c-di-GMP-I riboswitch aptamer from Nitrosomonas sp. Nm84, 86 nucleotides, folded computationally. It was read from a public genome assembly, where an Rfam model found it. Lineage of the source: Bacteria > Pseudomonadati > Betaproteobacteria > Nitrosomonadaceae > Nitrosomonas.

RNA sequence: GCGAUUUAAAGGCAAAUGGAAGGAGACUUCCGGACGCAAAGCCGAGGGCCCUAACCAUAAAGAGGAAGGGUGGCCGGGUUGCAUCG
Numbered sequence: 001g002c003g004a005u006u007u008a009a010a011g012g013c014a015a016a017u018g019g020a021a022g023g024a025g026a027c028u029u030c031c032g033g034a035c036g037c038a039a040a041g042c043c044g045a046g047g048g049c050c051c052u053a054a055c056c057a058u059a060a061a062g063a064g065g066a067a068g069g070g071u072g073g074c075c076g077g078g079u080u081g082c083a084u085c086g
Base pairs, nucleotide, nucleotide: 002086003085004084005083012037013036017032018031019030020029021028022027035073041079042078043077046075047074048071049070050069051068055065056064
């Protein structure tokens, strides 16, 4: 440098859920908490799923539209890296 991931994990992350804060919401951040994770590190531009305040539309509301947003712990992809084995 390349390939692989059966067991293990020094070190690392942290589901549900409780509290606090933000948001219209999906959800996010922080403090606890551990279901799990070998990329559960980073990237939302491809697919999926989720949200819909303001805007359009309507007499109004609902449904809807467009635009936008969320999710990388749904998947593909990109990129960097640990351990072990070859």